Predicted 3D model of a 344-nucleotide part of an RNA (small-subunit ribosomal RNA, central domain) from an uncultured prokaryote.
Model confidence (mean pLDDT): 85 of 100.
Its Rfam family is "Bacterial small subunit ribosomal RNA". Rfam links the family to the GO terms structural constituent of ribosome and ribosome.
The RNAcentral record of the full RNA draws on ENA.

Context: one part of a larger RNA
RNA sequence: UUGGGUUUAAAGGGUACGUAGGCGGGGAAAUAAGUCAGUGGUGAAAGCCUGCAGCUUAACUGUAGAACUGCCAUUGAUACUGUUAAACUUGAGUUCAGUUGGAGUAGGCGGAAUGUGUAGUGUAGCGGUGAAAUGCUUAGAUAUUACACAGAACACCGAUAGCGAAGGCAGCUUACUAAACUGAUACUGACGCUGAGGCACGAAAGCGUGGGGAGCGAACAGGAUUAGAUACCCUGGUAGUCCACGCCGUAAACUAUGAUUACUCGAUUGGCGAUAUACUGUCAGUGUCUAAGCGAAAGUGAUAAGUAAUCCACCUGGGGAGUACGGUCGCAAGAUUGAAACUC
Numbered sequence: 001u002u003g004g005g006u007u008u009a010a011a012g013g014g015u016a017c018g019u020a021g022g023c024g025g026g027g028a029a030a031u032a033a034g035u036c037a038g039u040g041g042u043g044a045a046a047g048c049c050u051g052c053a054g055c056u057u058a059a060c061u062g063u064a065g066a067a068c069u070g071c072c073a074u075u076g077a078u079a080c081u082g083u084u085a086a087a088c089u090u091g092a093g094u095u096c097a098g099u100u101g102g103a104g105u106a107g108g109c110g111g112a113a114u115g116u117g118u119a120g121u122g123u124a125g126c127g128g129u130g131a132a133a134u135g136c137u138u139a140g141a142u143a144u145u146a147c148a149c150a151g152a153a154c155a156c157c158g159a160u161a162g163c164g165a166a167g168g169c170a171g172c173u174u175a176c177u178a179a180a181c182u183g184a185u186a187c188u189g190a191c192g193c194u195g196a197g198g199c200a201c202g203a204a205a206g207c208g209u210g211g212g213g214a215g216c217g218a219a220c221a222g223g224a225u226u227a228g229a230u231a232c233c234c235u236g237g238u239a240g241u242c243c244a245c246g247c248c249g250u251a252a253a254c255u256a257u258g259a260u261u262a263c264u265c266g267a268u269u270g271g272c273g274a275u276a277u278a279c280u281g282u283c284a285g286u287g288u289c290u291a292a293g294c295g296a297a298a299g300u301g302a303u304a305a306g307u308a309a310u311c312c313a314c315c316u317g318g319g320g321a322g323u324a325c326g327g328u329c330g331c332a333a334g335a336u337u338g339a340a341a342c343u344c
Stems, first nucleotide, its partner, number of pairs: 004315003007298002012312001014201002017198001021194003025088001029084003033081002035077008049065006091191001092188003095184006103177007110154001114150008125136002162169002206247006215241002220236004258311006266289003270283003293300002317344003326337004
């Protein structure tokens, strides 16, 4: 509980696809379901309302009317909505010709760095810090040279940039897949928008099975620091990080801003077209500044938080609580749905 709201006060679902449903372009025609008008029937009485009357008045009562906003039938109207059958092209899609990108999946290849191994040179330290110590090292370390192996990540380019629905995506190359944009205006002819349920995707961490393991590194151990130091610093280091397959389904999943459509002053960047130029028209993405407007303000401002429309999601004082219980899902961790008492 409404004629209200959802960037930051409570509130936009993590994202897409899509079922039901809701909503839906312009011009004619038919119909008459919604809609509008007339008529008939019904809408019990009492009550309510109005006129009048009766008890000395009133309450009360009687009587007449109105009302009963509804339903049914019938006769008409046809603007709008619906339905039916044709036709239209601007919304939407297809086709053709181009352009673009870290978009995705799978394979191959590359160099630098790091670590380790082997061999050589070489000798006493190395490493680390605020300072140290733990640690490594005469069984030859650190440093340096050559060769080999391993795993992970791709310096410079690199950006205020690009692509993707979001999560996200970066060495080079091949194959396959998807998309956007521009131009042509050939084709279809409203095929559209949104979308409860549903289904798919979904960072990191975590889980299962099997691999892999260089570096980094929760836990853990030691050394410091400190009054203490279960930390910050240092030396090590397991899980993990990586791969394959399967789960999990959450994040400040943020632009804290749902999707779609139309309209609304300018500046700055790029493409295309016309024109002799100034300039002007148009298009897509990405930023910044700004007018009006909006806003509690901060701010926002054609990528709106402006002006409108459609559909979905969500909010209703703080705590209790995203808890309990139940359901569903999950191997588990837990996720999802989600109260109340009580209290201020």